RNA sequence: GCCAACAUAGUUCAGUAGGUAGAACGUUCCCAUGGUAAGGGAGAGGUGGCCGGUUCGAUCCCGGCUGUUGGCU
Repeated sequence: GCCAACAUAGUUCAGUAGGUAGAACGUUCCCAUGGUAAGGGAGAGGUGGCCGGUUCGAUCCCGGCUGUUGGCU
C1' cells in the first nucleotide's frame, strides 16, 4: 500500500430480506430469614462508532471517515 470482517446497555453478546432493540452477568429496590448467602419479584440503564445519502420510515441498504482484528504484498 491492497483486501475482508467487526463497532448495539457497565461487561460478554443476540437480533431483524427496513416499521423504532433484547438476553446473560453486573447494578438498584422489594419479598423472604433471627441474620446472611442462595432463591423469587420489580426497575433503571442504549438517539445502535462518527458524518452524509436513499426512503413515509434506517440498528438494518449505499458512500465516506475513525478504531479494532485478520489476511496479502